Predicted 3D model of a 1454-nucleotide RNA (small-subunit ribosomal RNA) from a metagenome. The sequence is in RNAcentral, with records from SILVA. Its Rfam family is "Bacterial small subunit ribosomal RNA".

RNA sequence: AGAGUUUGAUCCUGGCUCAGAUUGAACGCUGGCGGCAUGCCUUACACAUGCAAGUCGAACGCGAAAGCGGAGCAAUCCGCAAGUAGAGUGGCGAACGGGUGAGUAAUGUAUCGGAACAUUUCCAGUAGCGGGGGAUAACCUGUCGAAAGAUAGGCUAAUACCGCAUACGCCCUACGGGGGAAAGCGAGGACCGCAAGGCUUCGCACUAUUGGAGUGGCCGAUAUCGGAUUAGCUAGUUGGUGGGGUAAAAGCCCACCAAGGCUACGAUCCGUAGCUGGUCUGAGAGGACGAUCAGCCACACUGGAACUGAGACACGGUCCAGACUCCUACGGGAGGCAGCAGUGGGGAAUUUUGGACAAUGGGCGCAAGCCUGAUCCAGCCAUGCCGCGUGAGUGAAGAAGGCCUUCGGGUUGUAAAGCUCUUUCGGUGGGGACGAAAAGGUUCGUGCUAAUACCGCGGACUAAUGACGGUACCCGAAGAAGAAGCACCGGCUAACUACGUGCCAGCAGCCGCGGUAAUACGUAGGGUGCAGGCGUUAAUCGGAAUUACUGGGCGUAAAGCGUGCGCAGGCGGUUUGUUAAGACAGAUGUGAAAUCCCCGGGCUUAACCUGGGAACUGCGUUUGUAACUGGCAAGCUAGAGUGUGGCAGAGGGGGGUGGAAUUCCAAGUGUAGCGGUGAAAUGCGUAGAUAUUUGGAGGAACACCGAUGGCGAAGGCAGCCCCCUGGGCUAACACUGACGCUCAUGCACGAAAGCGUGGGGAGCAAACAGGAUUAGAUACCCUGGUAGUCCACGCCCUAAACUAUGUCAACUGGUUGUCGGGGAAGCAAUUCCUUGGUAACGAAGCUAACGCGUGAAGUUGACCGCCUGGGGAGUACGGCCGCAAGGUUAAAACUCAAAGGAAUUGACGGGGACCCGCACAAGCGGUGGAUUAUGUGGAUUAAUUCGAUGCAACGCGAAGAACCUUACCUGGGUUUGACGUCCUCUGACCGUCCUGGAGACAGGAUUUCCCCUUCGGGGGCAGAGAGACAGGUGCUGCAUGGCUGUCGUCAGCUCGUGUCGUGAGAUGUUGGGUUAAGUCCCGCAACGAGCGCAACCCUUGUCCUUAGUUGCCAGCACGUAAUGGUGGGAACUCUAAGGAGACUGCCGGUGUUAAGCCGGAGGAAGGUGGGGAUGACGUCAAGUCCUCAUGGCCUUUAUAUCCAGGGCUACACACGUGCUACAAUGGUGACCACAAAGAGCAGCAAGACCGCGAGGUUAAGCGAAUCUCAAAAAAGUCAUCUCAGUUCGGAUUGCAGUCUGCAACUCGGCUGCAUGAAGUUGGAAUCGCUAGUAAUCGUAGAUCAGCUCGCUACGGUGAAUACGUUCCCGGGCCUUGUACACACCGCCCGUCACGCCAUGGGAGUUGACAUUAGCAGAAUACAUUGAGCGAACCGCAAGGGAGCAGGUGUGCAA
Repeated sequence: AGAGUUUGAUCCUGGCUCAGAUUGAACGCUGGCGGCAUGCCUUACACAUGCAAGUCGAACGCGAAAGCGGAGCAAUCCGCAAGUAGAGUGGCGAACGGGUGAGUAAUGUAUCGGAACAUUUCCAGUAGCGGGGGAUAACCUGUCGAAAGAUAGGCUAAUACCGCAUACGCCCUACGGGGGAAAGCGAGGACCGCAAGGCUUCGCACUAUUGGAGUGGCCGAUAUCGGAUUAGCUAGUUGGUGGGGUAAAAGCCCACCAAGGCUACGAUCCGUAGCUGGUCUGAGAGGACGAUCAGCCACACUGGAACUGAGACACGGUCCAGACUCCUACGGGAGGCAGCAGUGGGGAAUUUUGGACAAUGGGCGCAAGCCUGAUCCAGCCAUGCCGCGUGAGUGAAGAAGGCCUUCGGGUUGUAAAGCUCUUUCGGUGGGGACGAAAAGGUUCGUGCUAAUACCGCGGACUAAUGACGGUACCCGAAGAAGAAGCACCGGCUAACUACGUGCCAGCAGCCGCGGUAAUACGUAGGGUGCAGGCGUUAAUCGGAAUUACUGGGCGUAAAGCGUGCGCAGGCGGUUUGUUAAGACAGAUGUGAAAUCCCCGGGCUUAACCUGGGAACUGCGUUUGUAACUGGCAAGCUAGAGUGUGGCAGAGGGGGGUGGAAUUCCAAGUGUAGCGGUGAAAUGCGUAGAUAUUUGGAGGAACACCGAUGGCGAAGGCAGCCCCCUGGGCUAACACUGACGCUCAUGCACGAAAGCGUGGGGAGCAAACAGGAUUAGAUACCCUGGUAGUCCACGCCCUAAACUAUGUCAACUGGUUGUCGGGGAAGCAAUUCCUUGGUAACGAAGCUAACGCGUGAAGUUGACCGCCUGGGGAGUACGGCCGCAAGGUUAAAACUCAAAGGAAUUGACGGGGACCCGCACAAGCGGUGGAUUAUGUGGAUUAAUUCGAUGCAACGCGAAGAACCUUACCUGGGUUUGACGUCCUCUGACCGUCCUGGAGACAGGAUUUCCCCUUCGGGGGCAGAGAGACAGGUGCUGCAUGGCUGUCGUCAGCUCGUGUCGUGAGAUGUUGGGUUAAGUCCCGCAACGAGCGCAACCCUUGUCCUUAGUUGCCAGCACGUAAUGGUGGGAACUCUAAGGAGACUGCCGGUGUUAAGCCGGAGGAAGGUGGGGAUGACGUCAAGUCCUCAUGGCCUUUAUAUCCAGGGCUACACACGUGCUACAAUGGUGACCACAAAGAGCAGCAAGACCGCGAGGUUAAGCGAAUCUCAAAAAAGUCAUCUCAGUUCGGAUUGCAGUCUGCAACUCGGCUGCAUGAAGUUGGAAUCGCUAGUAAUCGUAGAUCAGCUCGCUACGGUGAAUACGUUCCCGGGCCUUGUACACACCGCCCGUCACGCCAUGGGAGUUGACAUUAGCAGAAUACAUUGAGCGAACCGCAAGGGAGCAGGUGUGCAA
């Protein structure tokens, strides 16, 4: 410090996710030791049991039991211990310590200040501590009650209570005066006293008072979470006066008076929350948190209340009410773990009913001491942090085993074993701490004192005290001995293979894996990371500059309010003086300790503990400065404004007026249509339309000018004239003197549509009606037509209200057009300068890019508004506005990993431009109708084997299914196998014969193994045996190779370097021409190159050379009935080798002086001469595992193999491809010509004979330029048929034959005779073809025993048409749009059906909290009453006084 994820790819915006650190954690797996810390975050839920606050006999009166001693026979009595235990009166403490965080958004906390206070104890000072009195608990005796307890009578003490005396200081005061205290106890001592005791001193107490320290109470300022879908709140409320009240200020309370007080700098209300030092994170600024430790606050079952006291409205106190629990004799009572342990419950989850007061601290006490779940320790838990260990060295036969493997090996791996060492920790045996010296005792000195006493201080000696704990630590011996796991391994992110599974099981933080070869699931091997832990989950910060103060944005990504005016607010020109609020500097107080940081120290180290420093960025006080901001004062004129003169304008409001046009009305002329559309129809018209002429009515809008023009804040504004009125610009001067800019809330304006009331209504026209279109057509089109559009007044308040660009100001190169004003020059035309608008282009700069560019989206300043992923949603609820429609403000649940901007390359478009192709058009012939052949689908079947399925499957694989083929079915056999390799044994094998069987096969008979040899053996064949293995036309063409089809023989597809672009990419390859062609030329930030095109290859067309048999025969010769038949020839044809030829080469025109095109000449051939082979990068997961090869999977007495029979040939039907026809351009009969290319020995077969024929018998020739197949047919000549289901057509069927073959039944071909079906040129639709082509005619071949209408090849005869590119189809190039990229067979919208999730509404219903009004109201407080009670004082007494219970009233709780 970044990374993954939107896309085919790119840049940007933007969200989601990850890597880090952390935790009072939990869960899963695992677990050796120690140190130091932490440990109910949830139910402030309920609690059994024990403990957590007592102490003082030196305040007081009582006072056992047990024990000891004595007396007594004993019962018992007396004394001691000892005034002991114990309760009680009294004092102090219990308000601390400990717990929890419910409440509390301020009666709190933090920081800094303040004045009107209190204070037990402590310290210091002053003055005292005299003399009396009456009670009461305990106790005793009763009564009531289950108990808790209550009550009556009686006795008694005090440092308990009450008067009196005294009063320096204290309090009150009318300044005369008045008021108010106390308590003793212990110890010592000279003296006194019979004793008790007195006296005196000291100590500890006590009283009054002053001061201090510390503590506490109160007040103020500043800071302190979220919500405005909470905007107004407040009646003791705000203030005053006078009272009351308190320790004290104060409406704290009351009476009266006034009407205030708080609030947009957020009152009130709602939600949430203890606050802080600090903790975590972060570079910091910040953000989140507030466990442990420390400070403050609040609370103590819930609510209320006071009492006592220095202090409480009191955790282990009281009273009342409530809920709950317990006891009960049913009448009543008791209780409060948010103290320490512990229990139940809740929960993912949080410990022992431990030890000790040894230390530290607290309470009481003179002290000893007692108490102390505070505290110190121990126990439990890997909860965290820190440390240590689980061994070290050597050791290659690279062991065994595991895993992988290309079978060679690799890896685990120096790892192990083995050898040599060490012993931390643990275990064992022994020793053994620090923490503990105060205090106590003895004694000395000193101070106080009359004192040797007591007490304080100091010294010496003495010696007590340890929970932890026999712990830390140390020593000895033994022995590698007892001690490693967890997660991960597709990318992010370090680390890969095998098997299993087969969109199943599962994984997943994000992207995403899994549908038979998963590095992503599960297991194993191996590896990586961390390690007594490792992962997961939850949570916080970070990354996230995704809330932006540091540090973001708003033209198109989310985002400028529709526009203006303007209060508050924010900001503000220039000069001087002054001030000192802000600011800056110095000093000073404070900022608790701990924490963090730095330097040291102590535990073996570290964590941890500890000393010192720094820091705590803050707040206060004070001194100084005056540049800047602010305040005050006085000026200035550059901002702003006013006045004066001009100018332009659809700026606004009102009134008037004009012509054209539409429609309507009236009349005339006139006749059959008009109107409307893609085409029609509805509609209008013979009752006279449309058309045309004249006149009239009425409403609305203003052609031309007219414009990138003008005006206005925006919306918007258009005939002409008049009236009223706003703003702008300009020129020059004068004046005012900062008067300015922006603007939340507010106010005003605000297109169209819509609403209300009243008018108006020509045209247009939602709704509506009709006609069309369509599958439908609630639309587009047509005919009509109402609201509305218009006017007046009042609402509505929204628009893509857009320049998608807020307003104002300043600055920063230019060019061009136009509108308004001014100036200069010039005779003028015109030119130049300047200013305010409005447009186009463009430098720098900016921008993600597009683009913007003095009218900024550049560089800056001021202010406002707005944004923070997509959807849900501008929706719900609530508020406000509205007559309504609706507007405005404005969420959440839930859900996704994207949504989006700009640009790029493709693809696509019923977008555009250009071009090509039998693509259309122009033609010729077909298919589709019939019969039939063949293939396919379907259906059928035991099986009808399998594959091919738009073009690019369907006479396709199959160049040939009767058996075989054959893969299918039925039945019957075999199991190392029908076939291959290896091993052992045997010897033939083959052949022949017999029996059974459908056959395979089984049984039997017969039968010299063979070849080579170095004689060892080797090889071949056959049989038998054993196992390794064979076999598979079984699956996957979506695991593959190879081959093939298709776009397409279309002209394209790319690369290197350079350049441009942030980049994907572009350029080149685009443009202008041209071509069949990315063919060539020109131009050009491109220059070159490659694969394609073309050419090279084959064939054909012309000629030449060479050669001359089996081919040829011109000339010469011979011969025949005839024939190159013979001699011979090498001319011709031909054959087959090699050459020539054609290149836009030549001429003219045209074209850019080009490429080329057009025409011509010559030539056999002319612009690629014709045909073929040749198929770029790629596309279709195209086809083929059944040609072959091959991974994986499956099968192995079967999915292998053998045999017989059957099937692939079936048949209501549908489709494709063909054949034959429908006839006279023909059929039939007779006669008669002319080819090319092939094939042939298991072959072609002449000839002869037989048969009507298929064919048969016989047989020459030929392995073929020699022989054969072999006859070419159409054509031609003659004859006949005469338009018909025929002398057309030949299907079907019957009979009889023939050929092939082991075998023609299922199921072959052919022949003869007979039979003679459909069919009279074929609907919609559709196919081929541009010249030796279509059409037509025959011939041959492959396969093959036989079988062809198919396929392939060959020649014969031999046309028509092409104006042209609008349209259909396909393709190429450029451009444009795109939300497509699986690429239009794309993407995608809405309803409905079913289920589920979340949310709004909903007749209602229920709970919680709060407010207002009212009823009732305990304890308590105050007031009042008080006939009941009534020790201390007064009084001789009666009685009085203070007071209490009780009653009533008021306030206050549930």